[in-house]
């Protein structure tokens, strides 16, 4: 974009068109062909006229009229009007023929129309019978039959002449001879009847083109296929018989299934084409099914007939009727389709002289939004941009929106009223006019539709808008609910708590009397490709050759003129489309005109190409000489090495096998080693991206046959080519058959390991089979995944033959095998004179994945299989080529306390801490591999706290703002667990004032939440990782995803730095600025220091002085591969190098690149949303967080003599310190008290450092180790140590004797080990955390392996990225499918039996005067009936694979 549609919602009017696609199922009831008295015999009924009876009403009689039922007859019923069942056809179209034909009514033109019988029906009377129907007697007519007559250009048989012609043969004149017609009517004008030409006009009939699918349908055919003759028809022809002959068809697809009425046309499409055949025209079939045939001009007859079937209906059971696929209507079936209207006014048919009858043809109407046009639901002004809606960032604003309201206009449409066409021309009768037919004039009749259309008047915005979307394709966007449910959906896909997608609103798009959804075709779709694709890898090249058919095919000439190409003539129906032009106000619609109908047929002509004929020619292709190559092919003989194995010989204990072993095999002598000697098989080195063959393949040497290529020469042939559907042959390995042969080797088996298991990789053994000969089978990733042939299109190289040459030299030619490219070509990889490049021919082949190369169906085969080759059903992708990640039990290259080397742990004990898990009214919450677990927590007895029992409080605990009132406040006292309530006293601020501080304080506005969401964030932080990587502009390659850059050589702690390079730069990591320290130097010198000087003390930097020293703390120098040697091109490396306090980044620290973990934290804090307001908010008391069978992580403190204890003694440094540190005294065994000096700190203190040292003592033990645990008893701190705190005395004195598999740090002032401060803190569960010094080591060969990491490179089917992805069974449930004993239907064909009506043929004793007929019988044939079979389909236990889940 389209439709004969249909369904859902919704509907104002009008015009034009359409309207059972389904059951050609079955039909009730009207109606749909009759008409003519001017053919007849008549008169049943009607109306006049007339008679008779009768007052009349009325009755009966009377063809005399008008007219006329039934009949005879003439025409017509074969048209019109349905339908699409059959029909793959000469059924249709389309173009020709018919010398093979017919043709009623109609037109032209010609003659003719005379005399005669005989019948019948009707009526009439009698008869059967329920009825349809019928039968017998009389009688009668005709434009019905029948005989005569006349008669021809008819017809027929025998002749002549001529013309034409594709053949049989036609046509023209023409002779003799035979045959055969007629009808009347009547109003007197005419209609009519018969022959015969001719035309018209509708038929038949053959014939070329063209005309659906299936090869899983390949043969198929006896009147089939000619021919003679003969019937038959209107005619041709096997249309039919007989005889005769054996032939037609067929791969260009017969035959057979399977679908379907053809065209014109309609839809769609740039077109070519595709699908379509509904209304409208043509054609053809059909009329309940089937068959038949008569009438007739014309029919094998829609409302005619006979015969069989089936159904229905009437029946008096005897028998009869009937056929909507006419037009209305019914039922029914359907998702679906209309009034049992109106008229014959008009067109247009039949009969008729006509009047005028008949017409569901037609021409109106009715009812459906089914289409298509087409008009309307108003216009114009109007912002307070009202009200409500709806959003919001929130009291603003946006939108809804000029939208309303409101003021003015207008009146299609509506409604009323009034007026009102066109469609009509005729006929008729009348008058006139010419040639008696036709022609004019006025007159007068005729409209269903209709009082319609269409016109005016009034009335008043008055009566009229939905529907479908609104994530992308696609115009249209928010809020609400909802919460992978409910639902949506054409595809992709929405939806699991913030949905533009699901429902609702609001608001917007689109379309408008309609909008949406289905269904169906066409288009996109170049996705079946003629126009106009394709096969290396995405689906596709046949395993190869040989060659039939067919397709295509070198140069030159002539000839022809079939393809071609052009003119012209015919045809191509109308209607439709398409151009103009008119008519309906417009448009739909309609008319007129033109065009166009891309074709067929004839004709005339042109002759390049193609074709056919001849005739020539060599470059194509053969041949022939001459040479040459090589694992081509067959057969047949010969070798040697090596395995097996037999037999001998030496010889012993083990052989052999594997990551390791074991089974095996040996003392009955293996294995090794020597000889001999069998017997099979294969055939080392040469050997080569080397060679031969069409492909498969072909490899010791040699002989016989043989086959090919290749080269030269250019002698012959002279297009003999080229490709090949079917056909034939060859065709690896494995397999199969019979018949040898077996040495290796080795399917299946055994046995031995492996293994959770191993029907396997390994290992010992073995059988077929591996060889040979014949014969199957015919497939491989039969590959270059690359069909065969022929031409042309840069080069460089390497090799194989052979030519050329004197030649090992060469730019040379010709076959071939290979690398590597240029142009070109691909999607890209790639390919590129060996094309996948540009052209030709020819073939095979391919159209999405799976189902499947599977099922049946056929060929082939001994099987095994081959070879052809589907569908259901399912999927939304499957696949190719690159590209970046990850990733790898890949590869290469570094690197890190990652191994390894060493030291010390942990894992065992006890106790402290955190988790789990259990408990529990609560054990608040968070953190969970590394990257949680002495973590938030740098300090839970109330408080903290969030938990959990009770008891309170509601604008609430805090804060502003606040009318208002009071000083604030501070003691008392009472109720109570306490919050809180209640009661009493004292106070009475500051300013002159205004008013200000502080306190209570209605009401009202802001509360509050450690409630949820860390998967809604924001900040902040762990990790990777201090790894050394991440990236950008520009420019370049790439169709592009992207690559270069960043890779590559070297170097380095580094993407550090150097060289090189289609790179040039740059940024954000790296270092490097910062801070600590290690050395000088300088500047100041107090609280720090003291070496000279002086003073003093028992001593003490105490004191006056000093700045030299140490130190404080400000400022500089200092290091940089700067020198030197060796090496490298450079960077750089190296040297116990020099020299320095310090060496190659000196040492530590802060610093943490793009990102990753939806890593953590809504409970530090900030925040969106969601939730809750006498509670999830608040306030208080008590209890919890401290629970404890167990389980794990961190850690102290042990186990001890390197030690414990006692005594004595010696050296630090960060730090801290007035609610303190607290010296000293005094009491206590002690914690600690109690007096108390100094200090707001380089001054005073905390402060003793401790490992260490020197002295002693203990003697290997559960100890003088070890301190758990309990008991008593005190100190402190705090309102309070009961749940729950630390310290300290005395007294108890567990468990442990160096830790299982396993695991963790740490490379130097490092571990190790020793003691010291500090933050929190009223005390403290501190053995934690953060810090400080004090003593001080041991190792590193090295980088194979483990862990993690970085570059490069490779493979992926992985991208949620290997914790990936995925492949089969087995369970379950669904689904369609294939065999399946069988059991069921349907349609075709052949065989046998039967066999109506009809039709032909023979008979014909019966009936006819006679022609003939009835009966009979005999061909033939619808149905019926029996029977074997083939083919399609349903159903079927069972059962096989497939598909989704």
């Nucleotide at each position: 974009g389209a439709u004969g549609a249909a369904c859902g919602c919704u509907a104002g009017c009008g015009g034009c068109a359409g309207g059972c696609c389904u059951a050609a199922u079955a039909c009730a009831u009207g109606c749909a062909a009759g008409u003519c008295g001017a053919a007849c015999g008549g008169c049943a009924g009607c109306g006049c006229g007339g008679g008779u009876a009768g007052c009349a009403a009325u009755a009966c009689c009377u063809g005399g009229c008008g007219g006329c039922g039934a009949g005879u007859g003439g025409c017509g019923c074969a048209c019109g009007g349905g339908u699409g069942c059959g029909u793959a056809a000469c059924a249709c179209g389309u173009a020709u023929g018919c010398a093979a034909c017919c043709u009623a009514c109609c037109c032209c033109u010609a003659a003719c129309c005379g005399g005669g019988a005989a019948a019948u029906a009707g009526c009439u009377c009698g008869g059967a019978g329920a009825a349809a129907u019928u039968c017998g007697a009389a009688u009668u007519a005709a434009u019905g039959u029948c005989c005569c007559a006349u008669a021809a250009u008819a017809u027929c048989a025998u002749g002549a002449a001529g013309u034409g012609g594709c053949a049989u043969c036609u046509c023209u004149u023409u002779a003799u001879g035979a045959u055969u017609a007629a009808a009347g009517a009547u109003u007197a004008a005419u209609c009519g009847g018969u022959u015969a030409u001719g035309g018209a006009u509708g038929g038949g009939c053959a014939u070329g083109c063209g005309u659906u699918u299936g090869a899983u349908u390949a043969g198929c055919u006896a009147g089939u296929u000619g021919g003679u003759g003969a019937g038959g028809u209107a005619a041709u022809g096997g249309c039919u018989c007989a005889c005769c002959a054996a032939g037609g068809c067929u791969a260009c697809g017969a035959u057979c299934a399977a679908u379907a009425g053809g065209g014109g046309u309609u839809c769609u499409g740039a077109g070519a084409g595709g699908a379509u055949g509904a209304u409208c025209c043509c054609c053809c079939a059909c009329a309940c099914u089937g068959g038949u045939a008569c009438u007739g001009a014309g029919a094998u007859a829609c409302g005619g007939a006979c015969c069989a079937g089936a159904c229905u209906c009437c029946u008096a059971c005897g028998g009869g009727a009937g056929g909507c696929a006419g037009c209305a209507g019914u039922a029914g079936g359907g998702a679906a389709u209309a009034u049992u209207g109106g008229g014959c006014a008009a067109u247009g048919g039949a009969g008729g002289c006509a009047a005028c009858u008949c017409u569901g043809a037609c021409c109106c109407a009715g009812c459906c939004a089914u289409g298509c046009c087409g008009c309307g639901u108003g216009a114009a002004g109007g912002a307070a941009g009202a009200c409500g809606g709806c959003c919001u960032u929130c009291u603003g604003g946006g939108u809804u929106g000029u939208a309303a309201a409101c003021u003015u206009c207008u009146u299609u449409u509506a409604u009323a009223u009034g007026g009102g066409a066109a469609g009509a021309a005729a006929u008729g009768a009348c008058u006139c006019u010419c040639g008696c037919g036709a022609g004019a004039g006025g007159c007068u009749u005729u409209g269903a539709c209709g009082g319609u259309a269409c016109c005016a008047u009034a009335u008043g915005a008055a009566u009229a808008a939905g529907c479908a979307c609104c994530g992308g394709c696609u115009a249209a966007c928010u809020c609400c609910g909802u919460g992978c449910c409910a639902g949506c959906a054409g595809c992709c896909g929405c939806g699991g708590u913030a949905a533009u997608a699901c429902g609702g609103a609001g608001g917007g798009u689109g379309c408008g009397a309609g909008c949406g959804u289905u269904g169906u075709c066409c288009g996109g779709a170049u996705u079946u490709a003629u126009u106009g694709g394709g096969u290396u890898u995405a689906a596709a090249g046949g395993g190869u050759g040989c060659g039939u058919a067919g397709g295509c095919g070198g140069c030159u000439u002539u000839a022809u003129a079939a393809g071609u190409c052009a003119g012209u003539g015919g045809u191509g129906a109308a209607a439709g489309u398409c151009u103009a032009u008119g008519g309906c106000u417009u448009a739909a619609c309609c008319a007129u005109a033109g065009g166009a109908u891309u074709g067929c047929c004839a004709u005339u002509g042109a002759u390049a190409c193609u074709g056919u004929a001849a005739a020539g020619c060599u470059u194509g292709a053969g041949u022939a000489u001459a040479g040459u190559u090589g694992a081509g092919g067959u057969a047949g003989g010969c070798g040697g090495a090596a395995u097996u194995g037999a037999c001998g010989g030496u010889g012993u204990a083990g052989c052999g096998g594997u990551g390791a072993a074991a089974u095996g095999c040996a003392u009955a002598g293996a294995u090794a080693u020597c000889g001999u000697c069998a017997g099979g098989a294969a055939c080392a080195c040469c050997g080569a991206u080397u060679g031969c063959g069409u492909a498969g393949g072909c490899a010791g040497c040699u002989u016989a046959c043989u086959a090919a290529g290749c080269u030269a020469u250019a002698a012959c042939u002279g297009a003999c080519g080229c490709u090949g559907a079917g056909g034939c042959a060859c065709g690896a390995a494995a397999g199969u058959g019979u018949g040898g042969g077996g040495a290796u080797c080795a399917a299946a088996c055994a046995g031995g390991a492996u293994u959770a298991g191993a029907u396997a990789c390994c290992c010992u053994g073995g059988u077929a089979g591996u060889c040979c000969a014949c014969a199957c089978u015919g497939u491989a990733a039969a590959c270059g995944a690359u069909g065969a042939u022929u031409a042309c299109u840069c080069g460089c190289u390497g090799u194989u033959g052979g030519c050329g040459a004197u030649a090992a030299a060469c730019a040379g030619c010709c076959a071939g095998c290979g690398g590597c490219c240029a142009a070109g070509c691909g999607a890209a990889a790639g390919c590129g004179u060996u094309a996948a490049g540009u052209a030709a021919u020819c073939c095979a082949c391919c159209u999405g994945g799976g189902g499947a190369g599977u099922a049946c169906g056929c060929u082939c085969g001994c099987a095994a299989g081959a070879g052809u080759g589907a569908a259901a059903c399912u999927c939304a992708a499957a696949g190719g080529a690159a590209u970046u990640g990850a990733c790898g039990g890949g590869g290469g290259u570094c690197c890190g306390c990652a191994c390894a080397a060493g030291c010390g742990g942990u894992g065992g004990a006890g106790c402290a801490u955190g988790u789990g898990g259990u408990u529990u009214a609560a054990u608040u919450c968070g953190a969970u591999g590394a990257u949680a677990c002495g973590c938030g927590a740098g300090g839970a007895a109330c408080c903290u706290u969030a938990c959990c029992u009770g008891g309170g409080c509601u604008a609430g605990a805090a804060u502003g703002u606040g009318a208002g009132g009071g000083a604030a406040u501070g003691a008392u006292u009472c109720a109570g667990a306490g919050a809180u309530g209640g009661a009493u006293c004292a106070g009475u601020c500051c300013g002159c004032g205004a008013g200000g501080a502080c306190c209570c304080g209605a009401a009202a506005c802001a509360a509050g939440g450690u409630g949820c969401u860390g998967c809604a964030u924001g900040g902040c932080u762990g990790u990777c990782g201090u790894c050394a990587g991440c990236u950008c502009g520009u420019g370049c390659c790439g169709u592009g995803a992207g690559g270069u850059g960043u890779u590559g050589g070297g170097u380095u702690a580094a993407g550090u730095c150097c060289c090189g390079c289609a790179a040039c730069g740059a940024g954000c990591g790296c270092a490097a600025c910062c801070c600590c320290u290690a050395u000088u130097c300088u500047u100041a010198g107090u609280u720090g220091c003291c070496a000279g000087c002086a003073c003093g003390u028992c001593a003490u930097g105490g004191u006056g002085g000093g700045g030299a020293c140490u130190c404080u703390a400000g400022g500089a120098a200092g290091a940089c591969u700067g020198c030197c040697c060796g090496c490298g091109u450079a960077a750089g490396c190296g040297g116990a190098g020099a020299g320095g306090a310090a060496g190659g980044a000196g040492g530590g620290g802060a610093c943490g690149a793009c990102g990753u973990c939806a890593a953590g934290u809504c409970a530090u804090c900030a925040u969106g949303g969601c939730c809750c307001u006498u509670a999830c908010g608040c306030c208080c008391a008590g209890g919890g967080c401290u629970a404890c069978a167990c389980a794990c992580g961190u850690g102290c403190u042990a186990c001890a003599a390197u030690g414990g204890c006692g005594c004595a003694u010696a050296c630090a440094g960060c730090g801290u310190g007035u609610u303190g540190c607290g010296a000293g005294c005094u009491g206590g065994u002690a914690a600690c008290a109690g007096c108390a000096a100094g200090c707001c700190a380089a001054u005073c203190a905390c402060a003793a450092a401790a490992a260490g040292u020197g002295c002693g003592u203990c003697u290997c033990a559960g100890u003088u180790c070890g301190g758990a645990u309990u008991g008593a008893g005190g100190u402190c701190u705090g309102c309070a140590a009961c749940u729950c705190g630390a310290c300290c005395u005395c007294a108890u004195g567990a468990a442990g004797c160096u830790g299982g598999a396993a695991u963790c740090g740490c490379u130097a002032g490092u571990a190790a080990u020793c003691g010291c401060g500090u933050a929190u803190c009223a005390g403290c569960a501190a053995u934690g955390a953060c810090g400080c010094g004090g003593u001080g080591a041991a190792u590193a060969c090295g980088u194979u392996c483990c862990c993690g990491g970085a570059c490069c490179u490779u493979g992926u089917a992985c991208a949620c990225a290997c914790c990936g992805c995925c492949c089969g069974u087995c369970a379950a449930g669904c689904c369609a499918u294939g065999g399946g004993a069988g059991u069921u239907g349907g349609g075709u064909g052949g065989a046998c039996c039967u066999g109506a009506a009809g039709a032909c043929g023979g008979u014909g004793a019966c009936c006819g005067c006679g022609a003939g007929g009835a009966g009979c019988c005999g061909u033939u044939c619808a149905g019926g009936g029996u029977u074997a079979a083939a083919c399609c389909a349903g159903c079927g236990a069972c059962u096989g694979g497939g598909g989704c889940u």
The prediction has a mean pLDDT of 83. A computed fold for a 1445-nucleotide RNA from an uncultured bacterium, annotated as small-subunit ribosomal RNA. It matches the Rfam family "Bacterial small subunit ribosomal RNA".